[in-house]
RNA sequence: GCCAGCGUAGCUCAGCGGUAGAGCAAUGGUUUCGUAAACCAUCGGUCCCCAGUUCGAUUCUGGGCGCUGGCUCCA
Numbered sequence: 001g002c003c004a005g006c007g008u009a010g011c012u013c014a015g016c017g018g019u020a021g022a023g024c025a026a027u028g029g030u031u032u033c034g035u036a037a038a039c040c041a042u043c044g045g046u047c048c049c050c051a052g053u054u055c056g057a058u059u060c061u062g063g064g065c066g067c068u069g070g071c072u073c074c075a
Stems, first nucleotide, its partner, number of pairs: 001071007010024004018055001026042005048064005
């Protein structure tokens, strides 16, 4: 330099046009002499940024930025 994939909750990920979810973590409660476990509840997101299409965009299109992988060149 070229190509591909990915960017969503603190972490790991789902959702792929119609007002965003799970597990773990956190917090509170039940239980226990106490802790852990278990169970119940709660909390937590301007869906990386900017523009476009659309009645409507996390989702589609373009451009950025970042991460990962492959190929190639130079040193």

Overview
The RNA shown here (transfer RNA) has 75 nucleotides and comes from a marine sediment metagenome. The RNAcentral record of the sequence draws on MGnify.